């Protein structure tokens, strides 16, 4: 700098359920787990969703790029 176990400590949290907020996609907070080695941060590019169609808006657990980061076996 790469990697990723039948390691070790632990992290996150789909659906769906509740209450809240938004037109609305969908956010939020508890509850809950399908997974997740970046499922940690970013809306740069593309996809895809939404609308009041505008230099709007949303999804990062859709793909890709950028930052950052636990451990430490084989490559």
């Nucleotide at each position: 700098c790469a990697c990723g176990a039948g390691a070790a400590a632990g992290g996150c949290a789909a659906a769906c359920c509740a209450g809240c907020c938004g037109c609305g996609a969908g956010g939020c907070u508890g509850g809950g787990a399908c997974g997740c080695a970046a499922a940690g941060c970013c809306a740069c590019g593309g996809g895809u969703c939404c609308c009041u169609c505008g230099c709007g808006g949303a999804u990062a657990g859709c793909c890709g790029a950028g930052c950052u980061a636990c451990c430490g076996a084989a490559c």